[in-house]
RNA sequence: AGAGUCGGCUAGGCAGUCGCUCUGGUGUCAGCGUGUUUACUCUCUUGAGUGUAAACAGGCCCACCAGGGAGGAAAGUCCGGGCUCCACAGGGCAGAACGCCAGGUAACGCCUGGGGGGCGAGAGCCUACGGAAAGUGCAGCAGAAAGUGAACCGCCUACGUUAUUCUCACGAAUAGCCGGUAAGGGUGAAAAGGUGCGGUAAGAGCGCACCGCGCAACUGGCAACAGAUUGUGGCGAUGGUAAACCCCGUUCGGAGCAAGACCAAAUAGGCCUUCGUUGGUGCGGCCCGCACUGAAGGCGGGUAGGUUGCUUGAGGUGUCCAGUGAUGGGCAUCCCAGAUGAAUGAUUGCCCACGACAGAACCCGGCUUAUCGGCCGGCUCUGACA
Numbered sequence: 001a002g003a004g005u006c007g008g009c010u011a012g013g014c015a016g017u018c019g020c021u022c023u024g025g026u027g028u029c030a031g032c033g034u035g036u037u038u039a040c041u042c043u044c045u046u047g048a049g050u051g052u053a054a055a056c057a058g059g060c061c062c063a064c065c066a067g068g069g070a071g072g073a074a075a076g077u078c079c080g081g082g083c084u085c086c087a088c089a090g091g092g093c094a095g096a097a098c099g100c101c102a103g104g105u106a107a108c109g110c111c112u113g114g115g116g117g118g119c120g121a122g123a124g125c126c127u128a129c130g131g132a133a134a135g136u137g138c139a140g141c142a143g144a145a146a147g148u149g150a151a152c153c154g155c156c157u158a159c160g161u162u163a164u165u166c167u168c169a170c171g172a173a174u175a176g177c178c179g180g181u182a183a184g185g186g187u188g189a190a191a192a193g194g195u196g197c198g199g200u201a202a203g204a205g206c207g208c209a210c211c212g213c214g215c216a217a218c219u220g221g222c223a224a225c226a227g228a229u230u231g232u233g234g235c236g237a238u239g240g241u242a243a244a245c246c247c248c249g250u251u252c253g254g255a256g257c258a259a260g261a262c263c264a265a266a267u268a269g270g271c272c273u274u275c276g277u278u279g280g281u282g283c284g285g286c287c288c289g290c291a292c293u294g295a296a297g298g299c300g301g302g303u304a305g306g307u308u309g310c311u312u313g314a315g316g317u318g319u320c321c322a323g324u325g326a327u328g329g330g331c332a333u334c335c336c337a338g339a340u341g342a343a344u345g346a347u348u349g350c351c352c353a354c355g356a357c358a359g360a361a362c363c364c365g366g367c368u369u370a371u372c373g374g375c376c377g378g379c380u381c382u383g384a385c386a
Base pairs, nucleotide, nucleotide: 001382002381003380004379005378006377007376008375009374010373012351013350014349015348016347017346018345020069021068022067023066024065025064026063027062031060032059034057035056036055037054038053039052040051042049043048044047071357075368076367078366079365080364081363082362083256084255085254086253090288091287092286093285095252096251097250098249099248100114101113102112103111104110115129116127117126118125119124130247131246135245136244137241138240152185153184154181155180156179160177161176162175163174164173165172166171193211194210195209196208197207198206212235213233214232215231216230217229218227219226220225260308261307262306263305270299271298272297273296274295275294279293280292281291282290315334316333317332318331319330320329321328322327
């Protein structure tokens, strides 16, 4: 200097003018509305209700001051929760999800670290990673044969047998039958562990050496596992596939802020039909159990306004301690959107890296997807110089 890889921050900036919204405060109350006290009228159950007037205090509107106001993904609605209701909420079956080990977390299908396997020259990256000796299924074509599955080409012909030739005979040779074989060749993604030596009629773990594999012990590690350790077994655990069915282990109520609560107002607490305490309703499906005692449907009518939930949190930031790390703890400090047809916009000037993907709607932890640039750091490799 270049290429690569991993991680972190940011997401146009500055100044001015006008505008939007929320919180707090001050003022105002001409207009609208509320509460308290007092007085009076009416009604009744003697203490309440209604109406009027006055005083006080606030609220809406309005004005001013101070401060705040979209994201790293706010997106997808895919996981996990907080919270609310069903509801007092249990057992089983089915179903679904996850699946190496150890941790983190409120929890998770997430995150961290480690192990096995794979990719890469490396830093690093990927992993749907329990079980194939519980069972079932699948693998076209080719090939002799594809899961208790082998003889197409080959090699041998020892043992037994037939024929022919040679030989005085013994016997020899050739060809075949019966038979042996899986070392060599072929097919295939995959064909009875690999290399070498011995042995055999020819071969074969048939035997041996080394390697590979299984089992056991030992060593290290919490563990998954690892070991150029020790011993043992000739060892086909007849190979693969479970992101095939399946088996095993663990976990799992539902609905959702349009949940739910309160206030005000209005109407028709209307009419009809079906089932009916041997039933019905409720709880994701089914059964049992439990709770309650009605449930379902159609026609028609009224209201759909306001307050709350609603933002102080499994919260942020800084620092110290513990830990490889995720993270946890201590101390200090901060308040950081709460709209409801939906708030942050318009405009001027300057700078520049010339701005992508893109807007909260109860909240939080993740994952996934989209994405223009800028800055910083660690590590790997290559080249050059000193």

Annotation: Predicted 3D model of a 386-nucleotide RNA (Bacterial RNase P class A) from an uncultured Cellvibrionales bacterium. It was read from a public genome assembly, where an Rfam model found it. Of the family's consensus pairs, 97% are formed in the model. Its Rfam family is "Bacterial RNase P class A". It is annotated as a ribozyme. Gene Ontology terms of the family: dimeric ribonuclease P complex, tRNA processing and ribonuclease P activity.